Molecule: transfer RNA
Organism: Hymenobacter sp.
C1' cells in the first nucleotide's frame, strides 16, 4: 500500500428502518446484631462528519481507532 471485520452505559454483550434491552458494576431502600448474600427501586450509552428516508444504532460515502489477511 490492497482487501476485510469491529466500534452501543464504567465493563461484557443484545438490538436487520419506528419508545435503545439485559447482566455485572455504581447508587437509594428493605432484610440482618454487623458484614456478606438476597429482594425492591434508580442513574448512566449508539466512534465522528455528511447523505438517503416521513423516520437511521441499523442503509450509503468519507474519516478516526483497533484487529485479521495479502504483498
Nucleotide at each position: 500500500g490492497g482487501g476485510u471485520g469491529u466500534a452501543u452505559a464504567g465493563c461484557u454483550u443484545a438490538g436487520u428502518g419506528g419508545u435503545a434491552a439485559a447482566g455485572c458494576a455504581g447508587u437509594g431502600g428493605a432484610c440482618u446484631u454487623u458484614u456478606a448474600a438476597u429482594c425492591c427501586g434508580u442513574u448512566g450509552a449508539c466512534c465522528a462528519a455528511g447523505g438517503u428516508u416521513c423516520g437511521a444504532u441499523a442503509c450509503c460515502u468519507u474519516g478516526u481507532a483497533c484487529g485479521c489477511u495479502c504483498a